C1' cells in the first nucleotide's frame, strides 16, 4: 500500500405570529427548509437518489418475495470580487412526488421502509 470481494455502522430539513371560515399547520398575509456525488464553498449548473409508471429473470400453490433493468423526474438571473464562482459577497426571484384531509414543500401516513452516497474493519498483491 492499489484493484477487488465479503461485512458493519451512519445516511432529510421546515409554518413562528395573523386573517377569513362550522371547520385550513392545507386557503389568504407571513414564517421557515435544502439529501448525495462533481466543480472556486451549489435547493435552481453537471450527473444521481427518493416519489409515480412499466419490463426481464428466479423462487412460491396462492398471495408475495429477491435480484435485475428501462422511463419519468421542479426551480435563478444581476452586480461585485477572483487566474478560476449561474457555487463566495450583495440583491431580486424561482422551486418542491404520491394518498389522507377545507385544497399541504412543512401534518398524519406508505416508511422501525428504501436509497445516492459517507465512514470503518477484514481479506488481499507485491
Nucleotide at each position: 500500500u492499489a484493484a477487488a470481494u465479503u461485512c458493519u455502522u451512519c445516511g432529510g430539513g421546515g409554518c413562528a405570529g395573523g386573517g377569513u371560515g362550522c371547520a385550513a399547520u392545507u386557503c389568504c398575509c407571513a414564517a421557515c427548509c435544502g439529501g448525495c456525488g462533481g466543480u472556486a464553498g451549489a435547493g435552481u449548473c453537471c450527473g444521481c437518489g427518493a416519489c409515480c409508471c412499466g419490463c426481464u429473470u428466479u423462487c412460491u400453490u396462492a398471495u408475495g418475495a429477491a435480484a435485475g433493468u428501462g422511463g419519468c423526474u421542479g426551480a435563478u438571473c444581476u452586480g461585485g470580487u477572483g487566474a478560476g464562482a449561474u457555487u463566495c459577497c450583495a440583491g431580486a426571484a424561482c422551486c418542491g412526488a404520491c394518498a389522507g384531509u377545507a385544497c399541504a414543500g412543512u401534518c398524519u401516513g406508505g416508511a422501525u421502509g428504501a436509497g445516492a452516497g459517507a465512514a470503518g474493519a477484514a481479506u488481499g498483491c507485491a
This is a predicted structure of a 126-nucleotide RNA (FMN riboswitch aptamer (RFN element)) from Butyrivibrio sp. CB08. The coordinates come from a structure-prediction model, not an experiment, and the mean pLDDT is 83. Its Rfam family is "FMN riboswitch aptamer (RFN element)". Its family is annotated with FMN binding in the Gene Ontology. The sequence is in RNAcentral, with records from Rfam.